[in-house]
Context: one part of a larger RNA
RNA sequence: UGACGGGGGCCCGCACAAGCGGUGGAGCAUGUGGUUUAAUUCGAUCAACGCGAAGAACCUUACCGGGGUUUGACAUCAUAGUGAAGUUUGCAGAGAUGUAAACGUUCUUCGGAACGCUAUGACAGGUGCUGCAUGGCUGUCGUCAGCUCGUGUCGUGAGAUGUUGGGUUAAGUCCCGCAACGAGCGCAACCCUUGCCCCUAGUUGCCAGCAAGUAAUGUUGGGGACUCUAGGGGGACAGUCGGCGAUAAGCCGGAGGAAGGUGGGGAUGAUGUCAAGUCCUCAUGGCCCUUACAUCCCGGGCUACACACGUGCUACAAUGGCCGGUACAACGAGUCGCGAUACCGCGAGGUGGAGCUAAUCUCUAAAAACCGGUCUCAGUUCGGAUUGCAGUCUGCAACUCGACUGCAUGAAGUCGGAAUCGCUAGUAAUCGUGGAUCAGCACGCCACGGUGAAUACGUUCCCGGGCCUUGUACA
Numbered sequence: 001u002g003a004c005g006g007g008g009g010c011c012c013g014c015a016c017a018a019g020c021g022g023u024g025g026a027g028c029a030u031g032u033g034g035u036u037u038a039a040u041u042c043g044a045u046c047a048a049c050g051c052g053a054a055g056a057a058c059c060u061u062a063c064c065g066g067g068g069u070u071u072g073a074c075a076u077c078a079u080a081g082u083g084a085a086g087u088u089u090g091c092a093g094a095g096a097u098g099u100a101a102a103c104g105u106u107c108u109u110c111g112g113a114a115c116g117c118u119a120u121g122a123c124a125g126g127u128g129c130u131g132c133a134u135g136g137c138u139g140u141c142g143u144c145a146g147c148u149c150g151u152g153u154c155g156u157g158a159g160a161u162g163u164u165g166g167g168u169u170a171a172g173u174c175c176c177g178c179a180a181c182g183a184g185c186g187c188a189a190c191c192c193u194u195g196c197c198c199c200u201a202g203u204u205g206c207c208a209g210c211a212a213g214u215a216a217u218g219u220u221g222g223g224g225a226c227u228c229u230a231g232g233g234g235g236a237c238a239g240u241c242g243g244c245g246a247u248a249a250g251c252c253g254g255a256g257g258a259a260g261g262u263g264g265g266g267a268u269g270a271u272g273u274c275a276a277g278u279c280c281u282c283a284u285g286g287c288c289c290u291u292a293c294a295u296c297c298c299g300g301g302c303u304a305c306a307c308a309c310g311u312g313c314u315a316c317a318a319u320g321g322c323c324g325g326u327a328c329a330a331c332g333a334g335u336c337g338c339g340a341u342a343c344c345g346c347g348a349g350g351u352g353g354a355g356c357u358a359a360u361c362u363c364u365a366a367a368a369a370c371c372g373g374u375c376u377c378a379g380u381u382c383g384g385a386u387u388g389c390a391g392u393c394u395g396c397a398a399c400u401c402g403a404c405u406g407c408a409u410g411a412a413g414u415c416g417g418a419a420u421c422g423c424u425a426g427u428a429a430u431c432g433u434g435g436a437u438c439a440g441c442a443c444g445c446c447a448c449g450g451u452g453a454a455u456a457c458g459u460u461c462c463c464g465g466g467c468c469u470u471g472u473a474c475a
Stems, first nucleotide, its partner, number of pairs: 001475002003472003007469007015459002019423005026314008034305002042052002063300007072123001076122008086103007106113002125289002128287003134283002136278003139274001141272001146185006152161003165176003191266004196234007206223002210221003237260001240254005316416001320375006332363003337356002342351003382413001387408007429451007
């Protein structure tokens, strides 16, 4: 100087408390451990476990079995020979591939060139090892308020001071004081979005007033008022009033205001810590393989199942289930696509193809809600697992191993032990919607809107963190 303390002081955080809803019990989905297996590819353990994977039937795929190839599936070059490249068909084969036949005969300055094939040589190739050789990227403490430097001063020195102290703040934020005076990286602001107003613009959006028309609809003429769209600007600064404070920084209350003390949300992550994670994104040193640890193909596996754990979904019902009727969104996506009206089917879906490269058309029905009816507390008209049969769709192909539909079946489950998680407001809870990936496949992920709470006395305690101080046989 640090680190540590079941030392002290001050302070903060959904850290506790106060509340609301869960997890832990059930069924299923999904990931992991374990076990099994020819293989169940690999990585990841506070910071792994709906994670890499924004989508394993083949492919993917790295794993296993079998069948093939060896200048190679891919790149550059050289030498020699040869042929355009290639297309179609037959045969063998699980296919890769092999074989046969036919068609094909590029450009050219006739030297050759491009593109293949054969042979040879340089070389290719490796998701093989090492993240403890590395770059890059990322997690974590932590969006915590810290981490340092120059000069000066003090100390023999390591170092100290500044950065401590008195106040204050979300903040090393600011004020005052001070052997310090300044500065840098962080904080804040500048950026995006949302909330109010104004200006400009008015189609594909809008419709107040004026007309026309319809069974009805901004449908038509028209209009720019309004909504909205998308560009610009204003607006909030402790500005104003009162009180407190050291006359400071600032704090408390009020007014005005759409918004008030960082208005809400996001992006933004200092010096460093963990030899943290990743050689399987990529790049890369070293090592290793080179008729195989490379590469092609078919099939299988990654989907196994006495069990254990994590994360979710659905429930256990009456604030509910079922039936009928009636409303109100936002974000998005679409031409190898979205697909309307209509018709067929109980339905998944099919037929068909209007319109749309989209504020124009489509996906698109929002759902919870509301109104009416029914069920009457039961393992039920709750719950939907499981299983049988029949189908639909995608796709060469749904056996291993897809999603969905109909009929039948109708399991566990009556609110969950110890323990444990999230959340402070348009939040939790609850309801549906869209998108990426994607042929198909979503209870996951990312986003969107609808309805919309309760509680916070307080900081004694648990956890984590910041500053000062103290002890130490630790570095």